Predicted 3D model of a 333-nucleotide part of an RNA (large-subunit ribosomal RNA, domain IV) from a metagenome.
[in-house]
Context: one part of a larger RNA
RNA sequence: UCAUGGCUAAGGAACUCGGCAAAAUGGCCCUGUAACUUCGGGAGAAGGGGCGCCCCGCGGUAAGACGCGGGGCCGCAGUGAGAAGGCCCAGGCGACUGUUUAACAAAAACACAUGGCUUUGCAAAAUCGAAAGAUGAGGUAUAAGGCCUGACACCUGCCCGGUGCCGGAAGGUUAAGAGGGGAUGUUAGUCGUAAGGCGAAGCAUCGAAUCGAAGCCCCGGUAAACGGCGGCCGUAACUAUAACGGUCCUAAGGUAGCGAAAUUCCUUGUCGGGUAAGUUCCGACCUGCACGAAUGGUGUAACGAUCUGGGCGCUGUCUCAGCCAUGAGCUCG
Numbered sequence: 001u002c003a004u005g006g007c008u009a010a011g012g013a014a015c016u017c018g019g020c021a022a023a024a025u026g027g028c029c030c031u032g033u034a035a036c037u038u039c040g041g042g043a044g045a046a047g048g049g050g051c052g053c054c055c056c057g058c059g060g061u062a063a064g065a066c067g068c069g070g071g072g073c074c075g076c077a078g079u080g081a082g083a084a085g086g087c088c089c090a091g092g093c094g095a096c097u098g099u100u101u102a103a104c105a106a107a108a109a110c111a112c113a114u115g116g117c118u119u120u121g122c123a124a125a126a127u128c129g130a131a132a133g134a135u136g137a138g139g140u141a142u143a144a145g146g147c148c149u150g151a152c153a154c155c156u157g158c159c160c161g162g163u164g165c166c167g168g169a170a171g172g173u174u175a176a177g178a179g180g181g182g183a184u185g186u187u188a189g190u191c192g193u194a195a196g197g198c199g200a201a202g203c204a205u206c207g208a209a210u211c212g213a214a215g216c217c218c219c220g221g222u223a224a225a226c227g228g229c230g231g232c233c234g235u236a237a238c239u240a241u242a243a244c245g246g247u248c249c250u251a252a253g254g255u256a257g258c259g260a261a262a263u264u265c266c267u268u269g270u271c272g273g274g275u276a277a278g279u280u281c282c283g284a285c286c287u288g289c290a291c292g293a294a295u296g297g298u299g300u301a302a303c304g305a306u307c308u309g310g311g312c313g314c315u316g317u318c319u320c321a322g323c324c325a326u327g328a329g330c331u332c333g
Stems, first nucleotide, its partner, number of pairs: 001328008010319002014317001019314001027051005036041001038151001052073008074078001086312007093304002098110002115148006126135003152299004157229003162226002164222005171217003177211002182206005189198003230248005257291001258288001269285005
């Protein structure tokens, strides 16, 4: 010096990103226990008291244990060592118990019961496989698969123009294929003195019109499908503001609720609370850069090795250090 323990005057979080770590609480019995609440809880809430040993009496027992009452004794200390919740207030998130990055993340992430949409009539849909076959299921729509949401309470607004899905079939477009008008090559022949020209049938190649499904175009539906949910100007007898009016655009212009929020840039917004002093926190306001309704919205008792703020207790976290023990370090072997 390091590690691990033990103690510490006065103060008691002044430490620090943060009470991290440590201290404190702790068992049993009695008493007592708030807001809130889904009436189960919250709750061991919180808070307060008692606890050893000896003698006597009573209850109790088969005898005990144990319980009640009275008296006495000792120590610094009686759950005498050890083992054994710190508590409260408020807020965010997630309802909850669970699950997870084996070895840096345990969470607000995943799951979950609940709710919804959708596919599937059984040789089911879906999945694996080249197939046979298998799972689904020895199940049958109160079933099985997919997707989303995520207890519960109150709710879940408007938009189908785009994309997707579903339905429709009149018209347009459209493949292979069918079709074959026609075109070309070849040449028996024929014309020509020749070079060469023309050229039937057959064969071969190319090939127009026309017919031709789904799809797409088209017509409807559908948002707990993917998604989206405006701007400018004016106006009230102080001012300010605008219930009101005008206008442009849109498929429709954000409803309820919430709101400087796990979302607010400006921003340490403004006001109030808490502090002597508060970029955090709580309550409001609304000017929402850029909340918003199952990509769920707003609440919510209980729960949480969750996150944030405050308080009581407690302490070497600190003011500010000191001492002790054990081990290591160091020297020699």
Record summary: Its Rfam family is "Bacterial large subunit ribosomal RNA". Its family is annotated with ribosome and structural constituent of ribosome in the Gene Ontology.